[in-house]
The part of an RNA shown here (large-subunit ribosomal RNA, domain I) has 548 nucleotides and comes from an Armatimonadota bacterium.
Context: one part of a larger RNA
RNA sequence: GGCGUCUGGUGGAUGCCUUGGGGCAGAGUGCCGAAGAAGGACGCGAUAAGCGGCGAAACGCCUGGGGGAGCGGCAACAGCGCAGAGAUCCCAGGAUCUCCGAAUGGGGCAACCCGGCUGGAGUAAUGUCCAGUCACCGUAUGCUGAAUCCAUAGGCAUACGGGGGGCACCCGGGGAACUGAAACAUCUUAGUACCCGGAGGAAAAGAAAGCAAAUGCGAUUCCCCUAGUAGCGGCGAGCGAACGGGGAACAGCCUAAACCCAGGGAGUGCGCUCUCUGGGGGUUGCGGGGCUUCCGCAAGCAUCUGUGGAGAAGGUUCGAAGCGGCCUGGAACGGCCCGCCAAAGAGGGUGAUAGCCCCGUAGGAUUGGAUCUGCGGAUGCGGGAAGAACCCCAAGUACCGCGGGACACGAGGAACCCUGCGGGAAUCUGGGAGGACCACCUCCUAAGGCUAAAUACGCUCUGCCACCGAUAGUGAACCAGUACCGUGAGGGAAAGGCGAAAAGAACCCCGGAAGGGGAGUGAAAUAGAACCUGAAACCAGAGCGCCU
Numbered sequence: 001g002g003c004g005u006c007u008g009g010u011g012g013a014u015g016c017c018u019u020g021g022g023g024c025a026g027a028g029u030g031c032c033g034a035a036g037a038a039g040g041a042c043g044c045g046a047u048a049a050g051c052g053g054c055g056a057a058a059c060g061c062c063u064g065g066g067g068g069a070g071c072g073g074c075a076a077c078a079g080c081g082c083a084g085a086g087a088u089c090c091c092a093g094g095a096u097c098u099c100c101g102a103a104u105g106g107g108g109c110a111a112c113c114c115g116g117c118u119g120g121a122g123u124a125a126u127g128u129c130c131a132g133u134c135a136c137c138g139u140a141u142g143c144u145g146a147a148u149c150c151a152u153a154g155g156c157a158u159a160c161g162g163g164g165g166g167c168a169c170c171c172g173g174g175g176a177a178c179u180g181a182a183a184c185a186u187c188u189u190a191g192u193a194c195c196c197g198g199a200g201g202a203a204a205a206g207a208a209a210g211c212a213a214a215u216g217c218g219a220u221u222c223c224c225c226u227a228g229u230a231g232c233g234g235c236g237a238g239c240g241a242a243c244g245g246g247g248a249a250c251a252g253c254c255u256a257a258a259c260c261c262a263g264g265g266a267g268u269g270c271g272c273u274c275u276c277u278g279g280g281g282g283u284u285g286c287g288g289g290g291c292u293u294c295c296g297c298a299a300g301c302a303u304c305u306g307u308g309g310a311g312a313a314g315g316u317u318c319g320a321a322g323c324g325g326c327c328u329g330g331a332a333c334g335g336c337c338c339g340c341c342a343a344a345g346a347g348g349g350u351g352a353u354a355g356c357c358c359c360g361u362a363g364g365a366u367u368g369g370a371u372c373u374g375c376g377g378a379u380g381c382g383g384g385a386a387g388a389a390c391c392c393c394a395a396g397u398a399c400c401g402c403g404g405g406a407c408a409c410g411a412g413g414a415a416c417c418c419u420g421c422g423g424g425a426a427u428c429u430g431g432g433a434g435g436a437c438c439a440c441c442u443c444c445u446a447a448g449g450c451u452a453a454a455u456a457c458g459c460u461c462u463g464c465c466a467c468c469g470a471u472a473g474u475g476a477a478c479c480a481g482u483a484c485c486g487u488g489a490g491g492g493a494a495a496g497g498c499g500a501a502a503a504g505a506a507c508c509c510c511g512g513a514a515g516g517g518g519a520g521u522g523a524a525a526u527a528g529a530a531c532c533u534g535a536a537a538c539c540a541g542a543g544c545g546c547c548u
Base pairs, nucleotide, nucleotide: 001547002546003545004544005543006541007540008539009538015532016497017496020468021467022465023464024463025462026461027460028459029458030457031165032164039100040099041098042055043054044053050074051073052059061094062093063092064091065090066089070082071081072080105114106113107112115134116133117132118131119130120129121128136162137161138160139159140158141157142156143155144154169200170198171197172196173195174194180187184234210217211216221248222247223246224245225244231239232238252450253449254448255394259280260279261278262277263276264275265274266273267272285428287393288392289391290390291387292386293385294384295383300381301380302379303378304377305376306375307374308373309372310371314367315366316365317364318363322338324337325336326335327334339356340355341345347359348358349357399423400422401421402420403419404418405417409435430445431444432443433442434441484491485490504531507518508517509516510515
């Protein structure tokens, strides 16, 4: 000097643990905002940096209910207080609620600056302070009112509404490319991503101008089949129904018009006609309604309310049986022995592994009153027959042509649906559809509107898991969307564990301290806070063995 070994150091793997995550199911719940939101800034504590809470009435104020001995959040110690005259705490309602933020009196580099008006405080007066109010847009009403006579535009006032936010879900307006086609252009990716607008707790759709082809069905939505079928397709890659069947949930309505009445306006040959507004009427496809003539005033339905009954969630509460003996141990929940309960041997805690120690569990009780329902009352809605064949039944619409889009369907034989341009009907002997078109047959009544549930998603709570266990599981078990990086959009960590209990090491010694040695606590201190276990790399040693 090397190799090995041992003992330490360093380091933080591994094991064990779990406060945090992931997922599934069930139940509940779902918008907030000019009455100022979401989100923030700055403050508020005896002491107070952070988090949480609160707002100059600031760790809180008032009222009602619950509750019953402690309390002044996380968060200890000491101090000072509060509390059976019922605090703290929980639930409900109310009060206060600085400044910024749609931010809205004006401005502005958010949390700042500067005003007007009305009322008030204060001053000799000004300055100053307090309360209220003053943005814009739309709609309605009233007033006013140009060029320009009437009028209109405009202006002003009042009332109501809007504005902004919201993870995901929903509807609408726009709308890619990479990619796939083993290249690529139609096609695909995909009406996806993304942008914009809008709505709600859901949204959308929805009461047949629908399907169908039977003895037909009967709004919409969602699920399972039908079916990777029929089809579409550089018939490539790929795209991909419907009818029908089975389920979930079920709910149906209101206008327009004819006609009648009232009121306003215009015209008039004074008979009336036209038009506008309001009320009545009317709402349909075995066509309906109006009109004329009759019969009926009720059954029933909905909402509200009074009074009974049943009764979910939730809250509260009761809840069996070993302070058995001996042994080990720091500790018994372990071992041995002897008992007991069980509608309870789910689970968690307790100094090791507990049915019988604690919380619970099985099972009860009580409260509660969602919801359903009987009876009474009120309000609203709410009917039928015959006749005549006069009137009405949604217009730049249907329909046709051209150009597009959308339908599983790429122009195809291409219907159906939407519509940019052009043409342009009819009123039931009317119209549309049944995949070009025609006939027959069948189905249905467009050109107005509303509509719960079954469905989607978020959140909360509960239960569960052949889910993770700190390089895993959320990015985040810990003061994390933090530190940090970036002009910015944005990116984005690391970091858990003493012990049963702080009993967290009084006192002494070395040292300036850090640190250490004693002493003491503890089962253990090589459990000493850089704290469970403590692997390896790496480092050290006159240690030990071997080699040189």